[in-house]
Molecule: Bacterial RNase P class A
Organism: Rhizomicrobium sp.
RNA sequence: UCAGAUGGCCGGAUGGCCGCGCUCCGCAAGGGGUGAGGAAAGUCCGGGCUCCACGGAGACACGGUGCCGGAUAACGUCCGGCGGGGGUAACCCCAGGGAAAGCGCCACAGAGAACAGACCGCCCGCCUUCGGGCGGGCAAGGGUGAAACGGUGCGGCAAGAGCGCACCGCGCGGACGGCAACGGACGCGGCACGGCAAGCCCCACCGGGAGCAAGACCAAAUAGGGACGGCGCAGCGCUCGUUUCCGGGCUGCCGUCCGGGUCGGUCGCGCGAGGCGCCUGGCGACAGGCGUCCCAGAGGAAUGGCCAUCCGUCGGUUCACGCCGACGACAGAACCCGGCUUACAGGCCAUCUGACGCA
Numbered sequence: 001u002c003a004g005a006u007g008g009c010c011g012g013a014u015g016g017c018c019g020c021g022c023u024c025c026g027c028a029a030g031g032g033g034u035g036a037g038g039a040a041a042g043u044c045c046g047g048g049c050u051c052c053a054c055g056g057a058g059a060c061a062c063g064g065u066g067c068c069g070g071a072u073a074a075c076g077u078c079c080g081g082c083g084g085g086g087g088u089a090a091c092c093c094c095a096g097g098g099a100a101a102g103c104g105c106c107a108c109a110g111a112g113a114a115c116a117g118a119c120c121g122c123c124c125g126c127c128u129u130c131g132g133g134c135g136g137g138c139a140a141g142g143g144u145g146a147a148a149c150g151g152u153g154c155g156g157c158a159a160g161a162g163c164g165c166a167c168c169g170c171g172c173g174g175a176c177g178g179c180a181a182c183g184g185a186c187g188c189g190g191c192a193c194g195g196c197a198a199g200c201c202c203c204a205c206c207g208g209g210a211g212c213a214a215g216a217c218c219a220a221a222u223a224g225g226g227a228c229g230g231c232g233c234a235g236c237g238c239u240c241g242u243u244u245c246c247g248g249g250c251u252g253c254c255g256u257c258c259g260g261g262u263c264g265g266u267c268g269c270g271c272g273a274g275g276c277g278c279c280u281g282g283c284g285a286c287a288g289g290c291g292u293c294c295c296a297g298a299g300g301a302a303u304g305g306c307c308a309u310c311c312g313u314c315g316g317u318u319c320a321c322g323c324c325g326a327c328g329a330c331a332g333a334a335c336c337c338g339g340c341u342u343a344c345a346g347g348c349c350a351u352c353u354g355a356c357g358c359a
Stems, first nucleotide, its partner, number of pairs: 001355010012310007020035006037330001041341002044339005049211004062207005067081005082096001083094004097202002102200002104196003119142002121138007150168006169191001170189004176183002215267004225258007237250005274293008311328007
């Protein structure tokens, strides 16, 4: 210098004028302060909070998660490892438990697709019209396929074959290292145990439901309800005192009050698993300590517009300096927090890798 990898950051700046929301001061006029994001987005996970349900425990069903260890309030997130795959490398990717519990499936092609099989072939014997046919042995070579019941080499054999041996792979075993996933050796076994669990299933762990339009309070009006008082007890019905008589109460109407809860208003609602800086522990996620800061709270819902200077990009013009014009990524709070995912013009920083050159 070029090509790349990883992590992080910015994402127009300053000033003025006119507006808007919230808030503070003021009797008022008016003035002061403050006002979007890294994703405020998708609403995909996890929690706080609120209401509802629930005596405790277990089982079953359903849903979710799924290598190991750690972090955390929790997680499907994050960190550190392991294993597998890709890359010369930095580094990246993985839906990564169990297929000797059971069931199921394995298209097409192919002779044969699971306790398999012989199409072409190879070998032996017999026959032959010399093309081949029949019987037997074999599975190395060819062919099909995503996958063909270990691979390579040597020996062996009629030809062959784990038939024998070496190495690799695979399985089993007990030690060793590691908390573990797992690892590198050693010994044994001639090979038995194909693949699929984002098919059913098995195993382990986790899980009540609904959501701020949650929910709480104040409260015009209306319906229905209750208490008290008055009127009426004329009539019907019910009821109490065992029954008749008689008496009381309810049912009716009016008034007052309670209560109810609609329109509306208030709270929930901004001090929090909070931001920043430093120190300590840890490889790290993170944890602890100290200091410092207060940082939107609307609710048909504010956060906007214009001007000036500068910065950047693009276009036009110019030999050039310059001048003119346009634009400033994605997007935009609505109970809050931790994540994930998705969108993002342009630019900056740090570390690392490879190649070339120079010293």